[in-house]
A computed fold for a 359-nucleotide RNA from Agrilutibacter solisilvae, annotated as Bacterial RNase P class A. The gene name in the source record is rnpB. Its Rfam family is "Bacterial RNase P class A". Rfam classes the family as a ribozyme. NCBI's taxonomy places the organism under Bacteria, Pseudomonadati, Gammaproteobacteria, Lysobacteraceae, Agrilutibacter. The RNAcentral record of the sequence draws on ENA and Rfam.

RNA sequence: GGAGUCGGCUGGACAGUCGCGUCGCGUUCCCGUUCGCGGGAAGGCGCCGAGGAAAGUCCGGGCUCCAUAGGGCACGGUGCCAGGUAACGCCUGGGCGGCGCGAGCCGACGGAAAGUGCAACAGAAAGAUACCGCCGAUGGCUCCUCGGAGAUCAGGCAAGGGUGAAAUGGUGCGGUAAGAGCGCACCGCGAGUCCGGCAACGGACCGGCAUGGCAAACCCCACCGGGAGCAAGACCAAAUAGGGAGGCAAUGCCGCGGCCCGCGGUGUCUCCGGGUAGGUUGCUUGAGCGUCGCGGUGACGCGGCGCCUAGAGGAAUGGCUGUCCACGACAGAACCCGGCUUACAGGCCGACUCCGCCA
Numbered sequence: 001g002g003a004g005u006c007g008g009c010u011g012g013a014c015a016g017u018c019g020c021g022u023c024g025c026g027u028u029c030c031c032g033u034u035c036g037c038g039g040g041a042a043g044g045c046g047c048c049g050a051g052g053a054a055a056g057u058c059c060g061g062g063c064u065c066c067a068u069a070g071g072g073c074a075c076g077g078u079g080c081c082a083g084g085u086a087a088c089g090c091c092u093g094g095g096c097g098g099c100g101c102g103a104g105c106c107g108a109c110g111g112a113a114a115g116u117g118c119a120a121c122a123g124a125a126a127g128a129u130a131c132c133g134c135c136g137a138u139g140g141c142u143c144c145u146c147g148g149a150g151a152u153c154a155g156g157c158a159a160g161g162g163u164g165a166a167a168u169g170g171u172g173c174g175g176u177a178a179g180a181g182c183g184c185a186c187c188g189c190g191a192g193u194c195c196g197g198c199a200a201c202g203g204a205c206c207g208g209c210a211u212g213g214c215a216a217a218c219c220c221c222a223c224c225g226g227g228a229g230c231a232a233g234a235c236c237a238a239a240u241a242g243g244g245a246g247g248c249a250a251u252g253c254c255g256c257g258g259c260c261c262g263c264g265g266u267g268u269c270u271c272c273g274g275g276u277a278g279g280u281u282g283c284u285u286g287a288g289c290g291u292c293g294c295g296g297u298g299a300c301g302c303g304g305c306g307c308c309u310a311g312a313g314g315a316a317u318g319g320c321u322g323u324c325c326a327c328g329a330c331a332g333a334a335c336c337c338g339g340c341u342u343a344c345a346g347g348c349c350g351a352c353u354c355c356g357c358c359a
Stems, first nucleotide, its partner, number of pairs: 001355010012324007020049002023046003027042006051330001055341002058339005063229004075225005080094005095109001096107004110220002115218002117214002131161002133157003138154002141150003169187006188209001189207002192205005233281004243272006252266005288307008325328001
């Protein structure tokens, strides 16, 4: 100098001016009043006023109401190991596998010797199979110059060909009638032994090696899971129409097709209770943020000090002007928080890798 990897930060700046929202403090006006004050409107001053994703609503929790003896089944989710956390499908560290020269990146990564099942087409066979092929040492057959030769009936083999995504460990040497872990070397494999590690797993030795694949097929194992969501929920509470209790009134009127009893309904007043409209609350001080110290490889934890940082309810955070620059992306809170994922112009910082050159 070039090419990359990982992590973190930022997301136009400043000034002026006109506006908007909550809250606080004055002013003026209106309404009510138990004269203490309360409510409303207008205007003034002051503080504060979106994000790293506020988004998707995909996971996990707080909070709230409902349900709930305990246990099991069913169903759903998670799935290498250990740790972190309020919790997680998140994060950290480690293991294994794959990719990359490397820094690093990626991961449905428990169990196939519990059982059941599946494997289209092709192929002889997709678990015990032989189509082509090889052999035919041994027994039988034929010929014979009696040494042997030949075909392959019994039978042996799975090396080679062929099919397939996949064919019963691979390569090589030996061995054999031909072959075969039959023997050996290396690789692979293992329900073995020892050692290291909390564990996943790794290493050494041992064993010729045995019933291959699929669990994103059922299943088995381990762990987790009650439901609904701030339009949750709580409080105050009209008008009107129902409901309940009591009093008053003719002991009336109406219905139960006539009469008696009985029952029900019907008037008015007072009180009570539930719901609706409306209002208040839940609402932002919180698993909070900053900084320092300590513990830990790390995620994170503990402690000290400091800070307060939107809280609306048709829903505010914007417009204009000037100066400057690298000319400004994606995008807007609605109960809160931890994650993941997705979108994103540009800029800054740190750690590391590879290549080239110079000293």